[in-house]
RNAcentral holds the sequence, with entries from Rfam. A computed fold for a 74-nucleotide RNA from Phytohabitans houttuyneae, annotated as transfer RNA. It matches the Rfam family "tRNA". The family's RNA type in Rfam is transfer RNA.
RNA sequence: GGGCCGUCGGAGCAGUUGGAAUGCUCACCUCGCUCUCAACGAGGAGAUCACGGGUUCGAGUCCCGUACGGCCUA
Repeated sequence: GGGCCGUCGGAGCAGUUGGAAUGCUCACCUCGCUCUCAACGAGGAGAUCACGGGUUCGAGUCCCGUACGGCCUA
C1' cells in the first nucleotide's frame, strides 16, 4: 500500500428484515428497609449511536469519505 472487521451513557453488551421512546447488566444519585453498612425493594440522572456527507417519508441499521483500533496480505 491492498483487503476484511469493529467504534452505541462511566464500564460491559444487545438492537437479526430501515419504522414509537433506544434497551439490558454493573457502576452512580435519592428514598425505603436496617442500630449502621452490605444485600434487597422503589425511583432517578446520564448516549450528537466515532466524525462528516448522501439515499429515504423515515437511518444505530443502507451507501461514500475521514479518524482510531484489530486481523489478514504484499